[in-house]
Context: one part of a larger RNA
RNA sequence: AGACGGGGACUUGCACAAGCGGUGGAUCAUGCGGCUUAAUUCGAUGACAAACGAAGAACCUCACCAGGGUUUGAAACGGAGACGACCGCCUAGGAAACUAGGCUUUCGCAAGACGGCUCCGCAGGUGAUGCAUGGUCGUCGUCAGUUCGUGGCUUGAGUUGUUCCCUUCAGUGGGGUAACGAACGCAACCCGCGUUGCCUGUUUUAUAUGUCAGGCGAGACUGCCCCCUCACGGGGGAGGAAGGUGCGGAUGACGCCAGAUCAGCAUGUCCCUCUGAUAUCCUGGGCUGCACGCAUGAUACAAUGGUCAAGACAACGCGUUGCGACGGAGCAAUCCCGAGCUAAUCGUUAUAAACUUGGCCCCAGUUCGGAUUGAGGGCUGCAACUCGCCCUCAUGAAGCCGGAAUCGCUAGUAACCGUAUAUCAGCCUCGAUACGGUGAAUACGUUCUCAGGUUUUGUACA
Numbered sequence: 001a002g003a004c005g006g007g008g009a010c011u012u013g014c015a016c017a018a019g020c021g022g023u024g025g026a027u028c029a030u031g032c033g034g035c036u037u038a039a040u041u042c043g044a045u046g047a048c049a050a051a052c053g054a055a056g057a058a059c060c061u062c063a064c065c066a067g068g069g070u071u072u073g074a075a076a077c078g079g080a081g082a083c084g085a086c087c088g089c090c091u092a093g094g095a096a097a098c099u100a101g102g103c104u105u106u107c108g109c110a111a112g113a114c115g116g117c118u119c120c121g122c123a124g125g126u127g128a129u130g131c132a133u134g135g136u137c138g139u140c141g142u143c144a145g146u147u148c149g150u151g152g153c154u155u156g157a158g159u160u161g162u163u164c165c166c167u168u169c170a171g172u173g174g175g176g177u178a179a180c181g182a183a184c185g186c187a188a189c190c191c192g193c194g195u196u197g198c199c200u201g202u203u204u205u206a207u208a209u210g211u212c213a214g215g216c217g218a219g220a221c222u223g224c225c226c227c228c229u230c231a232c233g234g235g236g237g238a239g240g241a242a243g244g245u246g247c248g249g250a251u252g253a254c255g256c257c258a259g260a261u262c263a264g265c266a267u268g269u270c271c272c273u274c275u276g277a278u279a280u281c282c283u284g285g286g287c288u289g290c291a292c293g294c295a296u297g298a299u300a301c302a303a304u305g306g307u308c309a310a311g312a313c314a315a316c317g318c319g320u321u322g323c324g325a326c327g328g329a330g331c332a333a334u335c336c337c338g339a340g341c342u343a344a345u346c347g348u349u350a351u352a353a354a355c356u357u358g359g360c361c362c363c364a365g366u367u368c369g370g371a372u373u374g375a376g377g378g379c380u381g382c383a384a385c386u387c388g389c390c391c392u393c394a395u396g397a398a399g400c401c402g403g404a405a406u407c408g409c410u411a412g413u414a415a416c417c418g419u420a421u422a423u424c425a426g427c428c429u430c431g432a433u434a435c436g437g438u439g440a441a442u443a444c445g446u447u448c449u450c451a452g453g454u455u456u457u458g459u460a461c462a
Base pairs, nucleotide, nucleotide: 002461003459004458005457007456008455009454010453011452012451013450015446016445019409020408021407022406023405026299027298028297029296030295031294032293033292034290035289042053043052064285065284066283067282068281069280070279073122077121078120079119080118081117083115084114088103089102090101091100092099093098106113107112124272125271127270128269129268133266134265135261136260137259138257140255145184146183147182148181149180150179151160152159153158164175165174166173190249191248192247193246195218196217197216198215199214200213201212221243224237225236226235227234228233301402305361306360307359308358309357310356311355317348318347319346322341323340327336328335329334368399373394374393375392376391377390378389379388415438416437417436418435419434420433421432
């Protein structure tokens, strides 16, 4: 100098408190442990693993297992040699990969090109090491800190600056000061939303000076008034679309955890590979296995509800191997036909759902709840048995608000409601990321719990 203290002082934070809604009990989905297995591939394990890598495991993916094959190889480059084919089609065998046979079959004047074959160099590895590494990321933490030059102090390690007072979200600013300056952080510069002026504009529409979209500007600075203050600033008010950082995002200092990743990629070293692999091809299986434990979610347990009928209002997106109107068939999933649209034009998309109005249900394991199971269909795809999704009919389980404990959230937030997209043939999506609709309650305060910061003190730690 640090770290620690069931030491002190000050201070901050959905940390507590005040509230609202949950988890922990039930069923299911997903992930993990364990067990099982031929294999149930691998990684991640307090906070900082467990709807995480995976924005999509039927084959493929695929790394795992069983079996069948290949060995200059599935793919790449270079050199040498001989050849004119290779590909494709047919037949036989086979689960396929492939093997055997048949048919067909190069270009150029040439150098040579192309193709497979043989040989030589070599390839290949999701094999090991994240404690050899790069790169990237998590966490403390968007916390306000971390340092340097010169000077001063000290025998020295070091210290001062950065301490003190006031203030701030802030090492933010002011005052003081053996310090004076500076750097990385803070803030601002960047993006979005909200108000407005000008310009431009396709589309839409009967129309535009409108809505909308794009660009350039304006606007907010404690500027003005009152109070407090030496100042910085704080409290209140006016005007204003917006008021004191307007709101949200991006942005993550020096460092800590030998944190995570060699399976995204790259890469050192080691290991496996001339008679057969840890490479590679294929078929089938597995990653989906189930006594159990944990985590994250969805749906409920009902009347602020369920169901039936009628009626209303979005936004972000996406679309040519695509979105697919209208019309017709079907109870429906869906099918037939296929208009329009390379998109402000057409479609998804309409009736968004919660919501409103009316009828029924009358407190029950029910007209709550929907698991499970049976039957019949539809779609994708070579192929839905292991192991897909959807529809209809039937079945109708647990569950009557959840012990100890524990989580999120301070405003267009929580809660409730639906919609779109990425991945994607299809989909196990109840996940993730966005989007809009309805729209609260509470914060006295800092005694306590947890975490952070500044300062001081103690220490047998280092």

Small-subunit ribosomal RNA, 3' major domain from a soil metagenome, 462 nucleotides, folded computationally. The full RNA is in RNAcentral, with records from SILVA.